[in-house]
This is a predicted structure of a 149-nucleotide RNA (SAM riboswitch aptamer (S box leader)) from Nocardioides sp. JS614. Rfam family: SAM riboswitch aptamer (S box leader). Rfam links the family to the GO term regulation of gene expression.

RNA sequence: AGCUCAUCAAGAGGGACUGAGGGAUACGGCCCUGUGAAGUCCCGGCAACCGCCGCGAUCCUCCGCCGCCCGGCAUCCAGCCAGGAAGCGGUUCGCGGAAACGGUGCCAAUUCCGCCCGGGGCGACCGCCGCACCCGGGGAAGAUGAGAA
Numbered sequence: 001a002g003c004u005c006a007u008c009a010a011g012a013g014g015g016a017c018u019g020a021g022g023g024a025u026a027c028g029g030c031c032c033u034g035u036g037a038a039g040u041c042c043c044g045g046c047a048a049c050c051g052c053c054g055c056g057a058u059c060c061u062c063c064g065c066c067g068c069c070c071g072g073c074a075u076c077c078a079g080c081c082a083g084g085a086a087g088c089g090g091u092u093c094g095c096g097g098a099a100a101c102g103g104u105g106c107c108a109a110u111u112c113c114g115c116c117c118g119g120g121g122c123g124a125c126c127g128c129c130g131c132a133c134c135c136g137g138g139g140a141a142g143a144u145g146a147g148a149a
Base pairs, nucleotide, nucleotide: 003147004146005145006144007143008142013043014042015041016040017039021032022031023030027114028113029112044107045106046105049103050102052097053096054095055094056093057092062090063089064088065087068084069083071081072080073079111141115138116137117136118135119134120133121131122130123129
């Protein structure tokens, strides 16, 4: 860097250094910004993706394990084959919890808005017109996490 899956309307800022830009990319809109942008560091916070804890399910035709039961074979014993019911652990899924500890992430505006479809509202009124205004659905790109190669 690419692939798969999940989520993206909620939430959470102070200080120091520095000094002009920033909101992913291009363009447009709109906004933030010397009452200090971006960046770096320190401290604080938010959230709960992974990990962790509890409960439940899955389950023995996903995997592993201790024993049990029935049948057959063999037999001195050990055993072998096929089947059955349940249990435990793992796996996977769901619900709940903690955030003290581990791996991340995040802390203006929906991921700021823009594309397509439907509805609404507005443009005095109508319309097969327009609207970066609202609602619902879809898509693209992106971000974050988890996973596989």
The same sequence occurs in records of 2 taxa. Its mean pLDDT, the model's own confidence on a scale to 100, is 79. The model forms 97% of the base pairs in the Rfam consensus.